[in-house]
Context: one part of a larger RNA
RNA sequence: CCAUCCUUAAGGAACUCGGCAUAAUGGCCCCGUAACUUCGGGAGAAGGGGUGCCCUUGGCGGUGAAGCGGCUUGCCCGCUGAGCUGUCGAGGGUCACAGCAAAUCGGCCCAACCGACUGUUUACCAAAAACACAGGUCUGUGCUAAGUCGCAAGACGCCGUAUACAGACUGACGCCUGCCCAAUGCUGGAAGGUCAAAGGGAGGGGUUAUCCUUCGGGAGAAGCUCUGAACCCAAGCCCCAGUGAAUGGCGGCCGUAACUAUGACGGUCCUAAGGUAGCGAAAUUCCUUGUCGGGUAAGUUCCGACCCGCACGAAUGGCGUAACGAGUUGGGCACUGUCUCGAGGAUGGACCCG
Numbered sequence: 001c002c003a004u005c006c007u008u009a010a011g012g013a014a015c016u017c018g019g020c021a022u023a024a025u026g027g028c029c030c031c032g033u034a035a036c037u038u039c040g041g042g043a044g045a046a047g048g049g050g051u052g053c054c055c056u057u058g059g060c061g062g063u064g065a066a067g068c069g070g071c072u073u074g075c076c077c078g079c080u081g082a083g084c085u086g087u088c089g090a091g092g093g094u095c096a097c098a099g100c101a102a103a104u105c106g107g108c109c110c111a112a113c114c115g116a117c118u119g120u121u122u123a124c125c126a127a128a129a130a131c132a133c134a135g136g137u138c139u140g141u142g143c144u145a146a147g148u149c150g151c152a153a154g155a156c157g158c159c160g161u162a163u164a165c166a167g168a169c170u171g172a173c174g175c176c177u178g179c180c181c182a183a184u185g186c187u188g189g190a191a192g193g194u195c196a197a198a199g200g201g202a203g204g205g206g207u208u209a210u211c212c213u214u215c216g217g218g219a220g221a222a223g224c225u226c227u228g229a230a231c232c233c234a235a236g237c238c239c240c241a242g243u244g245a246a247u248g249g250c251g252g253c254c255g256u257a258a259c260u261a262u263g264a265c266g267g268u269c270c271u272a273a274g275g276u277a278g279c280g281a282a283a284u285u286c287c288u289u290g291u292c293g294g295g296u297a298a299g300u301u302c303c304g305a306c307c308c309g310c311a312c313g314a315a316u317g318g319c320g321u322a323a324c325g326a327g328u329u330g331g332g333c334a335c336u337g338u339c340u341c342g343a344g345g346a347u348g349g350a351c352c353c354g
Base pairs, nucleotide, nucleotide: 001349002348003347004346005345006344007343008342010340011339014338019335027051028050029049030048031047036041038172052094053093054092055091056090057089058088059087060086061085062084063083067079068078069077070076071074095099107333108332109331110330111329112328113327114325115324119131120130135170136169137168138167139166140165141164147156148155149154173320174319175318176317178250179249180248183247184246185243186242187241188240189239192238193237194236199231203227204226205225206224207223210219211218212217251269252268253267254266255265278312279309290306291305292304293303294302
């Protein structure tokens, strides 16, 4: 010096990103116990008191000796009840610093955020506010179901049947969930436009039996062959509607009230429609340590407000919420070598000798 451990005056978080770590609390019995609450809880809330051993004694219970009585004489019945014993007390005494004397064995409170909860997770750096979850909603599916695996056979779904099954989103509970269907998607519609193959075959080309010829060549049926217009024509798309707990979206400028300021009000442009309730410097606020209030002697954090929301907002749910949490944040009590600021000691290493 390292690891593990013990003690420490006075102070007691001044340490530090942060009370990390330590200490403290601790069992059992009794008293007592707030806000809030979904009336279950919160709660072991908090906060107090007691606790060993000895003597005396009381209540209740177990067992039941000896004695007495009875007769039906029995390993009988009844009465009384010693001793021993279980438990709950009461009084007195006694020792120690200390009586759950060791070990095991909650620290507590206040406030806020997130997630309702118990659960699940990155085997080996993340346990969480992430996942799941009951509950909610939408969509699909009528049974050879939809969906899924497989080339298929076949299987799951299911020996189930819409109170079922599958998919998606949300995530207890309470109060709620506004406007926009222009775009994208989905559903429905079918008049018109577009429109594939197939069908269709007008027309055209090649070849040549034959014919004509100025011998250069030309015309050319059938057949074969290469093409091929009109016409006919499904879905889809265009089109017309519906649909938001579908993907998503939810404005700008100017003016205006008899101090000022502000703007209920007006004008105008644009849009599919211009953000409703609630919340708001927030796990979201750049400016920002916003401003005011609280807490501190002093507070970029925290709590309560304000609203100018750079860039909250309603099932990518909004706002609340008792209980719960090895979650996050701020404060307090207790307690401490975390610190002021160190010190002493123990054991094992390191180190030295062998």

The part of an RNA shown here (large-subunit ribosomal RNA, domain IV) has 354 nucleotides and comes from a Planctomycetota bacterium.
The full RNA is in RNAcentral, with records from ENA and SILVA.
Its Rfam family is "Bacterial large subunit ribosomal RNA".
Its mean pLDDT, the model's own confidence on a scale to 100, is 88.